This is a predicted structure of a 368-nucleotide RNA (Bacterial RNase P class A) from a Planctomycetota bacterium. Rfam family: Bacterial RNase P class A. Rfam classes the family as a ribozyme. Gene Ontology terms of the family: tRNA processing, ribonuclease P activity and dimeric ribonuclease P complex. Model confidence (mean pLDDT): 75 of 100.

[in-house]
RNA sequence: AGAGCUGCCCGGGCGGCCGCGGCGGGUUCGCCCCGUCGAGGAAAGUCCGGACUCCAAAGGGCAUGGUGGUGGCUAACGGCCACCGGGGGCGACCCCAGGGAAAGUGCCACAGAAAGCAAACCGCCUUCGACCUCGGUCGUCGGUAAGGGUGAAAGGGUGCGGUAAGAGCGCACCGCGCGCCUGGUGACAGGCGUGGCAGGGUAAACCCCACUAGGAGAAAGCCCAUGUAGGGAGGGAAGGCGCGGCCCGCGCCGUCAUAACCUCCGGGUAGGGCGUUUCAGAGCCGUGGCAACACGACUCGCAGAGAAAUGGUCGUCGCCCCGCUUCGGCGGGUGGCACAGAAUCCGGCUUACAGGGCAGCUCUCACU
Repeated sequence: AGAGCUGCCCGGGCGGCCGCGGCGGGUUCGCCCCGUCGAGGAAAGUCCGGACUCCAAAGGGCAUGGUGGUGGCUAACGGCCACCGGGGGCGACCCCAGGGAAAGUGCCACAGAAAGCAAACCGCCUUCGACCUCGGUCGUCGGUAAGGGUGAAAGGGUGCGGUAAGAGCGCACCGCGCGCCUGGUGACAGGCGUGGCAGGGUAAACCCCACUAGGAGAAAGCCCAUGUAGGGAGGGAAGGCGCGGCCCGCGCCGUCAUAACCUCCGGGUAGGGCGUUUCAGAGCCGUGGCAACACGACUCGCAGAGAAAUGGUCGUCGCCCCGCUUCGGCGGGUGGCACAGAAUCCGGCUUACAGGGCAGCUCUCACU
């Protein structure tokens, strides 16, 4: 210098004007004045896990779903950390639903001779027969999984021996199974012995094993509660109510307890309050730990809410892009500056994101 890997951070700054919501104060009470606070790293998807609330619930089992190496962290998790095993990369590093295929069932398309009680298409080799230019060629009974070919996959791999040709047929090494020993909390690793090697793959196919899961969610749920609405209990006169005040008249209800009227009670609509934002909180430091994390000290208070405020515009600076350039800069009077936006709260995961920055590490080349 170039090419990468990992972790993390920022994601427009300042000012003027207009506007919006919460809280506090003022008030001449008007949706007025002053002060103060007012989105995010993902507030998102609503995919996991919890807190909280109500409902349900003896215990056990069945069914169904989820998870799946080991050890740890955590309130919990399908999250995180460390390690193990497998795979990829020269490497930093990355990826893995990573239990069981010897309980049973299913499937293995196409191609191929044969795909699961494996299999002779080409090839190789022996016997026999025929031909022959004595090199072989053709046919035939068989042997053969070393070679070719098909396939995602063909019943261990490499080499030597062996054989008619071959073959774990024999041997060495590697791999694999079993047993023992050693190390490790463990997954597992290493060593020794032994077995010629045994039943190919597939479980985000059914299934088996282990662990785990009650349901609904903030429109959860709790409290107060207006009346010319309605319910219940008690009392209650022979009358009461309406037709605008009075009389007559008319109508309705009651006199059979059921009306008007009075007292008391509970539910509950509109509406209001709580839940509600103080927390598994944030920052910083120390101690322990490889780490996730835990413990302790100090400081801080950091949106709230309800069908929902957090916006607009101008100036200037910054960054990016385009054009010009004398490489200093200049111009772009409509160039651009993302993804997105709280709604009970929290821990994660995943996804989106213009542009920029920091730290550590790897490989290659060049020079000293």